[in-house]
């Protein structure tokens, strides 16, 4: 001075008028709208979209079904130890890839329960000779009959890798070294890691994001869940311990009614925001977090409120709007700031 890499921050600021939606006091009366339930109308004070509100992938809360169980299917998750309300999230480690390097990634359990695949090439893919290399015969620029699997080809992967002794030529046939198996000791909560000894060595290689084994979870549906007030109607056929429900299916239980058809009601409220809550200090932890103390109350619309003017300010403003609620992960995208790695230059 440039490249990467990793964490955090805000999401235009500020002042004015004015206008909208909800809390909260206060005031209100034969008010206004309605058929009713109800709703609105005044004043004053607070307060009103997001770090992702998207995506609807996960995982809860709470509702409803039930007296709520037992297995089957199917489904998810897979290393190991915390962490949480729980997760397929989040710390920290261990292996295993990637990058010079900071750092980044792993669908990361078993292949010795079994089964299935491994197209094409190639001699041979659960084990073998197509080229070569030797050693012997012949009818002698060749074949025939035997060894070998070191070298060459095919392929992703070819009788554990490489050096060597030995050999007619070769080979774990031996020999170090390294891989793999079995034993044993050491450190670690443990996944693992290291050391010793033994075995020429694998029930022959790969694959489980193929079937499958093992573990350890999952009841079902959803806020249009569900409750309540008002209004208003109409029923008709099949079944008859048939059958609804728990349920995708069996047991089991429980209920006594259930299917199609068809008619009214399509109107108000509640559930609706005080919570696994936020922020500040402090403790305890490598951390994800958890404790203990002040402290605040920061949206609840329902066809769906946050706008519109004007002035000034510089980092000139991206990606984009809540509908029950919280906890993640993934996609979009600006802008500040700090840490760390590599180059290159100069002192």
């Nucleotide at each position: 001075a440039g490249a990467g890499u990793c964490u955090g921050u805000a999401a235009a600021g500020u002042g004015a008028u004015c206008g909208c939606g909800g809390c909260u006091g206060c005031a209100a009366g034969u008010g206004u709208c309605g058929a009713a339930a109800g709703a609105c109308c005044g004043c004053a004070g607070g307060u009103g979209a997001g770090g992702a509100a998207a995506g609807u992938c996960c995982g809860g809360g709470c509702u409803u079904c039930a007296c709520a169980g037992g297995g089957c299917a199917g489904g998810a998750u897979g290393c190991c130890g915390g962490a949480u309300a729980a997760c397929g999230u989040c710390c920290g480690g261990u292996g295993g890839g990637g990058g010079u390097g900071a750092c980044c990634c792993c669908a990361a359990g078993g292949a010795a329960a079994g089964u299935g695949c491994a197209a094409c090439a190639g001699a041979a893919a659960u084990a073998a000779a197509c080229c070569g290399c030797u050693a012997g015969g012949c009818u002698u620029u060749g074949c025939c009959u035997g060894g070998u699997a070191a070298g060459g080809g095919u392929g992703g992967a070819a009788a554990g890798g490489c050096a060597g002794u030995g050999u007619a030529a070769g080979a774990g046939a031996c020999u170090a070294c390294c891989g793999c198996c079995c034993g044993u000791c050491u450190g670690g909560u443990a996944a693992c890691a290291g050391g010793c000894g033994g075995g020429g060595c694998a029930c022959a290689u790969g694959u489980a994001a193929a079937c499958c084994c093992c573990a350890u979870u999952c009841g079902a549906a959803g806020c249009a869940a569900g409750a309540c007030c008002g209004a208003a109607a109409a029923g008709g056929a099949g079944c008859g311990u048939u059958g609804a429900c728990g349920u995708g299916g069996c047991c089991c239980g429980c209920c006594a009614g259930c299917u199609c058809c068809a008619g009214g009601u399509u109107g108000g409220u509640c559930g609706c925001u005080u919570g696994a809550g936020g922020u500040g200090a402090u403790u305890g932890g490598c951390g994800a977090c958890a404790g203990u103390c002040a402290u605040c109350c920061u949206a609840g619309a329902u066809a769906g409120a946050u706008g519109a003017u004007c002035a000034c300010u510089c980092u000139a403003g991206a990606c984009a709007u809540a509908a029950c609620c919280c906890g993640g992960c993934u996609c979009a995208u600006u802008u500040c700031a700090g840490g760390c790695u590599c180059u290159u230059u100069u002192g």
The RNA shown here (Bacterial RNase P class A) has 347 nucleotides and comes from a Lachnospiraceae bacterium. The gene name in the source record is rnpB. Taxonomically the source falls in Lachnospiraceae (Bacteria, Bacillati, Bacillota, Clostridia). The sequence is in RNAcentral, with records from ENA. Rfam family: Bacterial RNase P class A. About the family: Ribonuclease P (RNase P) is a ubiquitous endoribonuclease, found in archaea, bacteria and eukarya as well as chloroplasts and mitochondria.